The RNA shown here (transfer RNA) has 73 nucleotides and comes from a Candidatus Woesearchaeota archaeon.

[in-house]
RNA sequence: GGGGCUAUAGCAUAACCUGGUAGUGUGGCCGGCUCCAACCCGGCUGGUGGGGGUUCAAAUCCCUCUAGCCUCA
Numbered sequence: 001g002g003g004g005c006u007a008u009a010g011c012a013u014a015a016c017c018u019g020g021u022a023g024u025g026u027g028g029c030c031g032g033c034u035c036c037a038a039c040c041c042g043g044c045u046g047g048u049g050g051g052g053g054u055u056c057a058a059a060u061c062c063c064u065c066u067a068g069c070c071u072c073a
Stems, first nucleotide, its partner, number of pairs: 001072007010026004020056001027045006049065005
């Protein structure tokens, strides 16, 4: 230098191919339960790597940048 893959909540992960309310677990917070605590139960919290394009509508499609990984030379 060429090609490919990956990037979603504090952490892990689904939704992407086939555009239409971003979900689950865990964590954190609050409450219930208990003499207290743990366990358990309920609720809340918080996210699509940056920029641009297409579209009524983009995590999803297109371009580009950044970071990481694999591969070819």

The source organism's lineage runs through Archaea, Nanobdellati and Candidatus Woesearchaeota.
The coordinates come from a structure-prediction model, not an experiment, and the mean pLDDT is 84.
The RNAcentral record of the sequence draws on ENA.